[in-house]
This is a predicted structure of a 1515-nucleotide RNA (small-subunit ribosomal RNA) from a lake water metagenome. RNAcentral holds the sequence, with entries from SILVA.

RNA sequence: AGAGUUUGAUCCUGGCUCACAGUGAACGCUGGCGGCGUGGUUAAGGCAUGCAAGUCGCACGGAUGUAGCAAUACAUUAGUGGCGAAAGGGUGAGUAAUGGAUAGCUAACGUACCUAGAACUCAGGAAUAGCCAGUCGAAAGAUUGGGUAAUACCUGAUGAUGCCCUCGGAGAUCAUUCUCUGGGGAUCAAAGCCGGGGAUCGCAAGACCUGGCGGUUUUAGAGCGGGCUAUCUCCUAUCAGCUAGUUGGUAAGGUAAUGGCUUACCAAGGCUAUGACGGGUAAGUGGUCUGAGAGGACGACCACUCACAUUGGCACUGAGAUACUGGCCAGACUCCUACGGGGGGCUGCAGCAACGAAUCUUCCCCAAUGGGCGAAAGCCUGAGGGAGCGACGCCGCGUGUAGGAUGAAGUUCUUCGGAAUGUAAACUACUGUCAGGGUUAUGAAAGCAAUGGGGUACAAUAUGCCCCAAAGUUGAUCUGACCCAGAGGAAGGGACGGCUAACUCUGUGCCAGCAGCCGCGGUAAUACAGAGGUCCCGAGCGUUACUGAGAAUCACUGGGCUUAAAGGGUGCGUAGGUGGCGAACUAAGUCUGUUGUGAAAUCCCCGGGCUCAACCCGGGAACUGCUUCAGAUACUGGUUUGCUUGAGGUCGGUAUGGGUCGCUGGAACUGACGGUGGAGCGGUGAAAUGCAUAGAUAUCGUCAGGAACGCCAGUGGUGAAGACGGGCGACUAGGCCGAUUCUGACACUGAGGCACGAAAGCGUGGGUAGCGAACGGGAUUAGAUACCCCGGUAGUCCACGCCCUAAACAAUGCAGACUAGACUACUGCAGGUCUUACCCUGUAGCGGUCGGAGAGAAAUUUUUAAGUCUGCCGCCUGGGAAGUACGGUCGCAAGGCUAAAACUCAAAGGAAUUGACGGGGGCUCACACAAGCGGUGGAGCAUGUGGCUCAAUUCGAAGCAACGCGAAGAACCUUAUCCUAGGCUUGUCAUGCUAGAAGUAGAACGUGGAAACACGGACGAACGGUAUCCAAUCCGUAACUAGCACAGGUGCUGCAUGGCUGUCGUCAGCUCGUGCUGUGAAGUGUCGGGUUAAGUCCCAUAACGAGCGAAACCCUUAUCUCUAGUUGCUACCAGGUAAUGCUGGGCACUCUAGCGAGACUGCCGGUGUUAAACCGGAGGAAGGCGGGGAUGACGUCAAGUCCUCAUGGCCUUUAUGCCUAGGGCUGCACACGUGCUACAAUGCCGUCGACAAAGUGAAGCGAGACCGCAAGGUGGAGCUAAUCGCAUAAAAGACGGCCCAGUUCAGAUUGAGGGCUGCAACUCGCCCUCAUGAAGUUGGAAUCGCUAGUAAUCGCGCAUCAGCUAUGGCGCGGUGAAUGUGUUCCUGAGCCUUGUACACACCGCCCGUCAAGUCAUGGGAGCUGACAAUGCCCAAAACGCCCUCUGGGUGCUAAGGCAGGGUCGGUGACUGGGACUAAGUCGUAACAAGGUAGCCGUAGGGGAACCUGCGGCUG
Repeated sequence: AGAGUUUGAUCCUGGCUCACAGUGAACGCUGGCGGCGUGGUUAAGGCAUGCAAGUCGCACGGAUGUAGCAAUACAUUAGUGGCGAAAGGGUGAGUAAUGGAUAGCUAACGUACCUAGAACUCAGGAAUAGCCAGUCGAAAGAUUGGGUAAUACCUGAUGAUGCCCUCGGAGAUCAUUCUCUGGGGAUCAAAGCCGGGGAUCGCAAGACCUGGCGGUUUUAGAGCGGGCUAUCUCCUAUCAGCUAGUUGGUAAGGUAAUGGCUUACCAAGGCUAUGACGGGUAAGUGGUCUGAGAGGACGACCACUCACAUUGGCACUGAGAUACUGGCCAGACUCCUACGGGGGGCUGCAGCAACGAAUCUUCCCCAAUGGGCGAAAGCCUGAGGGAGCGACGCCGCGUGUAGGAUGAAGUUCUUCGGAAUGUAAACUACUGUCAGGGUUAUGAAAGCAAUGGGGUACAAUAUGCCCCAAAGUUGAUCUGACCCAGAGGAAGGGACGGCUAACUCUGUGCCAGCAGCCGCGGUAAUACAGAGGUCCCGAGCGUUACUGAGAAUCACUGGGCUUAAAGGGUGCGUAGGUGGCGAACUAAGUCUGUUGUGAAAUCCCCGGGCUCAACCCGGGAACUGCUUCAGAUACUGGUUUGCUUGAGGUCGGUAUGGGUCGCUGGAACUGACGGUGGAGCGGUGAAAUGCAUAGAUAUCGUCAGGAACGCCAGUGGUGAAGACGGGCGACUAGGCCGAUUCUGACACUGAGGCACGAAAGCGUGGGUAGCGAACGGGAUUAGAUACCCCGGUAGUCCACGCCCUAAACAAUGCAGACUAGACUACUGCAGGUCUUACCCUGUAGCGGUCGGAGAGAAAUUUUUAAGUCUGCCGCCUGGGAAGUACGGUCGCAAGGCUAAAACUCAAAGGAAUUGACGGGGGCUCACACAAGCGGUGGAGCAUGUGGCUCAAUUCGAAGCAACGCGAAGAACCUUAUCCUAGGCUUGUCAUGCUAGAAGUAGAACGUGGAAACACGGACGAACGGUAUCCAAUCCGUAACUAGCACAGGUGCUGCAUGGCUGUCGUCAGCUCGUGCUGUGAAGUGUCGGGUUAAGUCCCAUAACGAGCGAAACCCUUAUCUCUAGUUGCUACCAGGUAAUGCUGGGCACUCUAGCGAGACUGCCGGUGUUAAACCGGAGGAAGGCGGGGAUGACGUCAAGUCCUCAUGGCCUUUAUGCCUAGGGCUGCACACGUGCUACAAUGCCGUCGACAAAGUGAAGCGAGACCGCAAGGUGGAGCUAAUCGCAUAAAAGACGGCCCAGUUCAGAUUGAGGGCUGCAACUCGCCCUCAUGAAGUUGGAAUCGCUAGUAAUCGCGCAUCAGCUAUGGCGCGGUGAAUGUGUUCCUGAGCCUUGUACACACCGCCCGUCAAGUCAUGGGAGCUGACAAUGCCCAAAACGCCCUCUGGGUGCUAAGGCAGGGUCGGUGACUGGGACUAAGUCGUAACAAGGUAGCCGUAGGGGAACCUGCGGCUG
């Protein structure tokens, strides 16, 4: 210090979330030791038990006990008396000021104990508790009689310096008055106790003296309190008015003291927008946490203040209380009871149940510190000191240290090689903290103190007090040292997709689950669960909750408002805020110094003490504040005085739809009447409703009526805005210009307030021509509550009164100042001139356009700021819920203004970018359409598909881009376990290991069988070594056998993949580098003007270049030259034949097949920008890419293929593998695609008969010949093929027949007989012959191909192949057209531009009703609770007053009761809307011109989104 998350991407706005720190915490898992802290945050709800305030016998009289014969002494203590109990301890309910903090005041006050000073402490008296004896009562307790003491009580005396009265003086204060001092008068005190004692007195006690402790009066101090003032001190205006002791005065009372504190009387005040009153919440502060700070949140522990003590009220005692462990009364609760009556108060320490997520021991001690009492010893002290429990927090320590690699085993992963865990372990050598055991002793907290010494008071060697030394003594609790033992007793938690450090395997399969946000999981999950590994922290680690920060996300520091949330609809103006130039004074603000204070603790710095640290101690700084005094005077304020530039006035001009009222005009429209006229008019996309022969529309004339004002007219004018438009007049407002004019800061803004405020709407009364919500009708439509049409009421108009809202917009508050320019409209004024104008220049105001700097997220804005500044006002703080509910207020109503929450989402949004899309626009192309030719769709058949069927009809392909497709050949095989059946199990096949391996492997043959296979089986091997050779044997190897690993799979996933392919599309596009522009996504280049088949080329140009595509290079075809001539050719020469290049020559020609040439807009003319290019022409075999092919950019479609092949994962293993037989893939009501053949005469049939190209042939092609009507057969010459064969090309041509018909068309179907291939043609082949002779007479809607050697038509060949279903596919040649020269439309495509709420990209997005579920909430007849008041009734105790005083009366009051309202909740039949929820219903409102542009306000209507009217806006 930031990060994640809105988008395809970007910038911005904006919320949500995370990382950090903290806690009196809780929960989960885990847990060795110690130190220091800390621990009922909930029920201020209730409490069993024990303890928490007593002490003094040196105040008093008794009683009891002990010792003693006794006197007496000692001890104990119920009572009287004194002091204390008002402190300490607890808690935070109440309290928003009777509180707290800070600074002051008290001249308006008090003070026991303590300190200092002055003085005194005399003389008497009467009681009473205890006690004794009774009475009543269950108890608590009450009561009668008797007698007794005091430092208890009372009376008297003395007495001033006190207090009061009075007469003076001095000083002080702003002042009421205060201080000091002098004179006089009145009045008020007391108590003793304990020691010591020389002299004197006394029988003694004692007197007396003296010391100490008390007592009384008084002054002063210290400390502690009471009271008052100022400032500050939470939220709420959906709380705006509150107040009768209220505000003040006089008098009195009361108090320590001021005061309405209380009472009587008098006056009518007091508080409030600077927030009274009311409501909610809350103890406050020092401080704590966080933060860079400013701030924000909090107020446990510690300290200070306040308040409270079961709830409410009240006083008494006392120095002090309205009293936590005192009293009285009332209430609630609880306990005891003999029912008569009594007792109680843990918010003290422990503890209990309850509550709750949650918080400890019914411990030890007064040793220390402190408090109370006491002369003291001492007693008391749950204050306090300690220990215990809890990882609740902070801090420290440990769980070993060093060495140790065959990197052990195990585990995990693996590419199977290895890697990781990991020096980790084992093992070796050491150490000994803590815990454990043993021995021993000191110290700490730390004092007390006999006695001694010194000092002081005193007559004093008594005694008291102070200081020093010190024998001795107490000590709850804590602790040290040494020894022993032995690595022995001591590690977990969370995380590992990004943020955020840390990755793999397995399981699971949108399941189970995770999740702080984004989001993971639908068969390869680093996100779930487990494991291994890793990371972070470590006796802890995570989670939850809460606080601060990050959040500049309430912005003082430090934000905004054109479009993101946000400028009030507009003005006038009150309070308030702010305010021109000069001078003087002042000194409130401000500044400087200074005084006091700001408690301690805390924080910070320095130093020190616990072994360190936490912790503790000392010192300093700080406490940013308030305050005193002195000074300064620039600025602000205040007072005074002046000025003119701000502002206003005056005078003279000037423009104007500014406003109100009255009068008036023409055009148009509608209606009425009359004339002409005669069939339609009107309306629409097209129609119909409607009007019209009872005379419409049209046209002419006259009359009537209401509303609006054409041209002028203009991003022109006026007004604050809304708004304002015929003409004339009356009244009236404001602006601007000019002036040698006046006043003298009079100003700006403006919360509340007041006024104005389009349209719609409301009230009353008029008016009503046109238009026109609602409504009626006609259309459209699936429907049409709409758009369109015909009608039409409110309304629109006027007057008066309401309403008060709009996209009331420039989505831009008002005022002022400053900051480049250019152009221009309107309105004034001035100047210039041979020019008097429709000229030029300047100046002022107002309205616009462009634009530099600057600003801005950008779009944009820019002297009319959204720039730079100042002043004031209004408003905003994520989206939805919602401008809604409730409350208040205004309104006749409609409704307006003000204005939330629960709940819900992680976005909502702005600007711009790239795409895609549009029933947006422009340009261009394509057999896209048009113009043509021929088809398909109808028939029959072939073939593929769907469907159906079946034991099975194997699988795949699915709009174009599946369907004569995979399949260039399904009878068996193919073929797929598709079906039925039989068989094999290391297997058909590959590799490795182990064992066996000579009668072994193999194997004729036999039996069973459909075969596969099973069983038997004559015969019967190979290589190497021993070993030079041969044989046997032995050993080894291989085959083989058995077993184990494994093979196998056309099983699944083409959505895990490679490869290959289709498609857009042979469309002209797709990109990059550098540069430049932009914050950026991106843009530029690639746009623009031409041109092209083309992003082809040229020009221009912040771009310059380049790449993949296009083109070219390649093949083929068209022409020619050259070369080469065999198997080709044959002009010429020769030979030969019935004939033929048949033969010898020949290579000229054709041809073959090689190298080349040729075509390049090269030439000419024109057009064009002197360009690219286009048009025409010449030459040429060919002309503008000559024709054809191969060649397919970046990418799109999760396109196709796991069944070509390859391959991850999964599945299968006596089967989903392998072998075999038979069947099926050919099944047939039907539907579709692709074809063939036809329907005929441009034809069919017969006869004759001409001309190709390209292929192919050895398990082959097969000639001639012969046989058969034919298919074919016999046979086998030739041919490894420019040589031989397949092999006759057909259409065309010639001649003949047919004569328009279901035919001499067409050939399906069926019957019979044959042929061929093959192991085999039944399911299920092809061919031939004879016979049979179906549908069909040119095909509905619709639809396909083709632009030239093309369509159409004709035949030929080849692959696959035993044969064939081929009419298919791929090639070849023959004959050989028509039409178009266009781009309106359909389809598709390219480029530019525009809009967008789309980006899975229009097959998009998205709105509302209805239906279902869940959730929170408003209304609601009511029901119910709480709170604060008001009025009335009743009224305890205490207190006050009165009286006839053991008592009675009365006044005030708590509690209680009654009543009507108020505020805030809970609940409630029913009801309203809202939010949310993968796949419900109805429509399609919005986003594109969203198919009627949308939206705002208002009104009416409608299932719903919505529709329509009126006015407004452009978003």